[in-house]
RNA sequence: GCCGAGGUAGCCAAGAUGGUCACGGCACCUGUCUGAAAAACAGGGGAUGAAGGUUCAACUCCUUCCCUCGGCA
Numbered sequence: 001g002c003c004g005a006g007g008u009a010g011c012c013a014a015g016a017u018g019g020u021c022a023c024g025g026c027a028c029c030u031g032u033c034u035g036a037a038a039a040a041c042a043g044g045g046g047a048u049g050a051a052g053g054u055u056c057a058a059c060u061c062c063u064u065c066c067c068u069c070g071g072c073a
Stems, first nucleotide, its partner, number of pairs: 001072007010026003019056001028044005049065005
């Protein structure tokens, strides 16, 4: 340099024929329980890599860029 896969919360991760409030787990916070903690249970907050384009509407489609992984050279 070329090709392919991917980027969603502190971490992992689903999703999306374009359409209402973006699924869940761990972690975190609060409460119940306990002498206290852990565990368990109940509740709570936080996320679509960046910019542009198409569209009534973009996390999803298109373009460019950034980053990660793999292959070729």
The RNA shown here (transfer RNA) has 73 nucleotides and comes from a Candidatus Microgenomatia bacterium. Rfam family: tRNA. By type it is a transfer RNA. The sequence is in RNAcentral, with records from ENA. Its mean pLDDT, the model's own confidence on a scale to 100, is 81.